The prediction has a mean pLDDT of 78. Predicted 3D model of a 101-nucleotide RNA (Bacterial small signal recognition particle RNA) from a Chloroflexota bacterium.
RNA sequence: GGUCGGGUUCUGCGCGGCGGAAGCCCACGAACCCCGUCAGGUCCGGAAGGAAGCAGCGGUAAGAGGUGUCUUUCCGGGUGCCGCAGAGCUACCUGGCCUGA
Repeated sequence: GGUCGGGUUCUGCGCGGCGGAAGCCCACGAACCCCGUCAGGUCCGGAAGGAAGCAGCGGUAAGAGGUGUCUUUCCGGGUGCCGCAGAGCUACCUGGCCUGA
């Protein structure tokens, strides 16, 4: 110097990992426009009974909060000297072979 190959590069697919959001669990949570039960009182009735139903209590919805990652879903990344395939060889690094001084 030549040549062949590999890596750095790009794209796609896949796997894992990191972060976020949601789901799940817990507790809180509706004066009334949620549910149930409805003291007192109210209404209907001659009565027996019945009706609606405030407060209270219980359960929950929306909602925000707490804990956790066992499990699930979604999103994101110059996340991974991970895998496969394709592209690219301008440049850099590197291995083999050949050749010249």
Record summary: NCBI's taxonomy places the organism under Bacteria, Bacillati, Chloroflexota.